Annotation: Small-subunit ribosomal RNA, 5' domain from an uncultured bacterium, 554 nucleotides, folded computationally. Model confidence (mean pLDDT): 81 of 100. The full RNA is in RNAcentral, with records from ENA.
Context: one part of a larger RNA
RNA sequence: GACGAACGCUGGCGGCGUGCCUAACACAUGCAAGUCGAGCGGGACAAGGAGCUAGGACUGAGUGGUUAGGAGUUAGGGAGAUCCUAACGACUGACUGCUAAGUCCUAGUCCCUUGCUCUAGCGGCGGACGGGUGAGUAACGCGUGAGUAACCUGCCUGUAAGAGGGGAAUAACGUUCCGAAAGGAACGCUAAUACCGCAUAUUGCCAAGGAACCGCAUGGCUCCAUGGUGAAAGAUUUUAUCGCUUACAGAUGGACUCGCGUCUGAUUAGCUAGUUGGUAAGGUAACGGCUUACCAAGGCGACGAUCAGUAGCCGGGCUGAGAGGCCAAACGGCCACAUUGGGACUGAGACACGGCCCAGACUCCUACGGGAGGCAGCAGUGGGGAAUAUUGCGCAAUGGGGGAAACCCUGACGCAGCAACGCCGCGUGAAGGAUGAAGGUCUUCGGAUUGUAAACUUUUGUCUUUGGUGAAGAUAAUGACGGUAGCCAAGGAGGAAGCCACGGCUAACUACGUGCCAGCAGCCGCGGUAAUACGUAGGUGGCAAGCGUUGUCC
Numbered sequence: 001g002a003c004g005a006a007c008g009c010u011g012g013c014g015g016c017g018u019g020c021c022u023a024a025c026a027c028a029u030g031c032a033a034g035u036c037g038a039g040c041g042g043g044a045c046a047a048g049g050a051g052c053u054a055g056g057a058c059u060g061a062g063u064g065g066u067u068a069g070g071a072g073u074u075a076g077g078g079a080g081a082u083c084c085u086a087a088c089g090a091c092u093g094a095c096u097g098c099u100a101a102g103u104c105c106u107a108g109u110c111c112c113u114u115g116c117u118c119u120a121g122c123g124g125c126g127g128a129c130g131g132g133u134g135a136g137u138a139a140c141g142c143g144u145g146a147g148u149a150a151c152c153u154g155c156c157u158g159u160a161a162g163a164g165g166g167g168a169a170u171a172a173c174g175u176u177c178c179g180a181a182a183g184g185a186a187c188g189c190u191a192a193u194a195c196c197g198c199a200u201a202u203u204g205c206c207a208a209g210g211a212a213c214c215g216c217a218u219g220g221c222u223c224c225a226u227g228g229u230g231a232a233a234g235a236u237u238u239u240a241u242c243g244c245u246u247a248c249a250g251a252u253g254g255a256c257u258c259g260c261g262u263c264u265g266a267u268u269a270g271c272u273a274g275u276u277g278g279u280a281a282g283g284u285a286a287c288g289g290c291u292u293a294c295c296a297a298g299g300c301g302a303c304g305a306u307c308a309g310u311a312g313c314c315g316g317g318c319u320g321a322g323a324g325g326c327c328a329a330a331c332g333g334c335c336a337c338a339u340u341g342g343g344a345c346u347g348a349g350a351c352a353c354g355g356c357c358c359a360g361a362c363u364c365c366u367a368c369g370g371g372a373g374g375c376a377g378c379a380g381u382g383g384g385g386a387a388u389a390u391u392g393c394g395c396a397a398u399g400g401g402g403g404a405a406a407c408c409c410u411g412a413c414g415c416a417g418c419a420a421c422g423c424c425g426c427g428u429g430a431a432g433g434a435u436g437a438a439g440g441u442c443u444u445c446g447g448a449u450u451g452u453a454a455a456c457u458u459u460u461g462u463c464u465u466u467g468g469u470g471a472a473g474a475u476a477a478u479g480a481c482g483g484u485a486g487c488c489a490a491g492g493a494g495g496a497a498g499c500c501a502c503g504g505c506u507a508a509c510u511a512c513g514u515g516c517c518a519g520c521a522g523c524c525g526c527g528g529u530a531a532u533a534c535g536u537a538g539g540u541g542g543c544a545a546g547c548g549u550u551g552u553c554c
Stems, first nucleotide, its partner, number of pairs: 001553003005550005012426006018419002020384001025382003029379003034125003039122002042119003045115005051109009062098008072088006132337003141262008151254002156250007164198001166196002173188006204229004209224003213220002234242003263309003270300003275297008312334004316327004339360005362373004390416001392415003398412001399410004429459004439450004463495001464491006473481001498543005503524003509538005519526002
């Protein structure tokens, strides 16, 4: 001088940063990866239409009953009549019962259509990014420089060409059943941008042939002709898009190989059988003992193999005039890991933190038969420790995933909270003021000092308090931060100083107490009766919202 610091005393404000270095110890709870209905069938809901069933109301042809009128007919009375009595009676009116049919309303059921809707399932893309940690690793892990004529690459860009015609299933759903649960079984039905054949085929792939050119050994590239082989998917406001397939090229991302560099120990001197090389085969995107069979006996090592210990590496950081030494927090790049060990599946990409399977340890549920889980994501809890924060707000910005879009998701991120943990800035007033006040301390008792310090006078308003106003960040809309920052007005010196040291190194001295005691101390050393070295007080010096101590590095 420095620090991801801690401890002691003290503590006003702001800006920007930083904050489990220990147990890669165990984790309650919430959140951290979803999205697409413009791929698909279905379910729920709502609306409309048609049918059926049930109920109610109305109309009502027909028919029955009661009653009123009644042309007319028959019989009787009467001399006779248009008279009287009785019976029948077409027809008409009123009331009422039953029934075919029709209309309307309500409810249920089923079918069809539509959708400002929702989405468990099938399907697509993304969960291989982003975020965390440093256990392992002394290694082509990392850094740097080359190589791949030995390789892959979803989404994106460019170029060329294409998309014809078929098929069989299966979730969801329904029925039945098993289980405490997690979950599962059987039968039946159905769709697709899910799955499978067929056709077509350019510069794809395979086989053998010919020609030109090139290189860096194996070889590469182009052209010609032959044979074989290999694709596709549709959606949508209906008018343009978004998709699909093949091939070539680019970009991006990755893979592999090599030169050089990369800690300590020789009180570690020999190590190695897939070991080193070859042939053949397998495997891989690809070369290769990568794997296997056979053959040979090689390979590494004092230029330090092997073994042991320690450690993620780098850009960088600290220090130093530099050379160098030390470190690997934060930020960025690479690597490794995800409870421990192993394994593969899917996929352009993983041997996959919030996927799967097996085994181990641990925790939890259980009806004891069986199941569930993985914070080294963000918060948070216990534990360990000298020691390290909120179970906060928001997707407004930046970025990412999905989607045609609207939009949805995003503990990435943006912010806020806590902590003097660090750096930087500001303040705790300024000017005047001598009766050099009082008080304290010392004193040779004269005085000296604290000390222009205070009081007092004048003044200012940073921070502060109150009120008002009020952003940028956002490009038309959208602001978590936030009524924040800033600005304006008013009040008022009011609310804001400590810590360490004072023998020498090393800036800063006296008094009292103590008496080799109590104590101090980084080194030298102080203290045994006049201690500038212990303790207290006054004074002084240093730094200052800090000051000291401890630890570590230069």